[in-house]
Context: one part of a larger RNA
RNA sequence: GAGUAGCGAGAGAGAGGUGAGAAUCCUCUCCGCCGAAAGCCUAAGGAUUCCUGAGGAAGGUUCGUCCGCUCAGGGUAAGUCGGGACCUAAGCCGAGGCAGAAAUGCGUAGGCGAUGGACAACGGGUUGAGAAUCCCGUACCACCAUUACACCGAUUGAGUGAUGGGGUGACGCAGGUGGGUAGGUCAUCACACAGAUGGAAUAGUGUGUCUAAGCGAGUAGGGAGUGAGGUAGGCAAAUCCGCCUCACAAGGAACCCGAGACGCGAAUGGGAGCGAAAUUAAGUAGCGAACUGACUGACCCCGAACUGCCAAGAAAAGCCUCUAGCGAGGAGUAAAGGUGCCCGUACCGCAAACCGACACAGGUAGGCGAGGAGAGUAUCCUAAGGCGAAC
Numbered sequence: 001g002a003g004u005a006g007c008g009a010g011a012g013a014g015a016g017g018u019g020a021g022a023a024u025c026c027u028c029u030c031c032g033c034c035g036a037a038a039g040c041c042u043a044a045g046g047a048u049u050c051c052u053g054a055g056g057a058a059g060g061u062u063c064g065u066c067c068g069c070u071c072a073g074g075g076u077a078a079g080u081c082g083g084g085a086c087c088u089a090a091g092c093c094g095a096g097g098c099a100g101a102a103a104u105g106c107g108u109a110g111g112c113g114a115u116g117g118a119c120a121a122c123g124g125g126u127u128g129a130g131a132a133u134c135c136c137g138u139a140c141c142a143c144c145a146u147u148a149c150a151c152c153g154a155u156u157g158a159g160u161g162a163u164g165g166g167g168u169g170a171c172g173c174a175g176g177u178g179g180g181u182a183g184g185u186c187a188u189c190a191c192a193c194a195g196a197u198g199g200a201a202u203a204g205u206g207u208g209u210c211u212a213a214g215c216g217a218g219u220a221g222g223g224a225g226u227g228a229g230g231u232a233g234g235c236a237a238a239u240c241c242g243c244c245u246c247a248c249a250a251g252g253a254a255c256c257c258g259a260g261a262c263g264c265g266a267a268u269g270g271g272a273g274c275g276a277a278a279u280u281a282a283g284u285a286g287c288g289a290a291c292u293g294a295c296u297g298a299c300c301c302c303g304a305a306c307u308g309c310c311a312a313g314a315a316a317a318g319c320c321u322c323u324a325g326c327g328a329g330g331a332g333u334a335a336a337g338g339u340g341c342c343c344g345u346a347c348c349g350c351a352a353a354c355c356g357a358c359a360c361a362g363g364u365a366g367g368c369g370a371g372g373a374g375a376g377u378a379u380c381c382u383a384a385g386g387c388g389a390a391c
Stems, first nucleotide, its partner, number of pairs: 012030006031388004039368003045348002049346001050074006059067002079140002081344004086117002091112003097106003121138005141340004146335004151330002159326002164322005172309004178302003183296005189208005194202001210269001214264003221257003225248007233241002270291001273287002310313001354363002370382004
């Protein structure tokens, strides 16, 4: 320079409290804002910012008794969620090997590597802070051993079974229909209320009207010929697959896949609301009504199922099957039982906690996303929920 520029999109008011001190902290009552978001979940990233108590030097564009600040203490609990003890893709590493003066480069076998495949848990309750992890209830998966029952077999081979064969896994784009469900609306039913001013005990107002996985049975719908004989292919073998022939069938009956509804789960849980005593901790403990129907209706499920098209749309494990092999006890049903490792899990997550030097009008993948009007996730007003953004 200068007490100048600026104080970074935005609504606050009143009362009470705390305190040395209050426009700014806490509580209450109004008012206002967002509501395909300024709500909720989650990935990345951050790394204690979470909760409780205490504090106010500095940080906070003002203040401060307050804080994502300072100090102390506490908090993250898993067979089933995500990852590993499973699989492979691009890519990377790479025994031998090849190249090179070397450093090193390439690369076979092999391995690593998710953004993909495979794979068993749901509902409720609870803390100041964790929850498909704790607790309650009801399940499921793998392995282990036991009992009971009925059965098969011991070279006339029960059973098991590949690092091997085959099938499946297994996939594009576009389009539209059908069947459902979530959600929603209205009614029904239950509970509460009855409005200071002209009226309202009724055709009034308000709130609620919910409930999983799993198990059972198997639907709408979709797919697909079955059996016998032969066989030079599938690097050995095969009853499997492929190929050939014959018979039967063309009913989509049996078979496979398959949402949802229904029954059990559930005399459970939840539930508007009612609501103590006591003290160190109250809307806490405790009690608990109705819980039914119609309409509407998804971008979710059946399901990449069907139809069409050309540009012709991962792999491996897993699973099924086949033998080679092993082989003396074995698998089945029912009952009750045991075991179940390692890492992550707090909190923010369209943001004051991530990326932007800042508590920065910028940027940030995915999912849910209600009502009235509407074609709509536009737009306006609202619910749940969250805010009033720090002069």

Predicted 3D model of a 391-nucleotide part of an RNA (large-subunit ribosomal RNA, domain III) from a fermentation metagenome. It matches the Rfam family "Bacterial large subunit ribosomal RNA".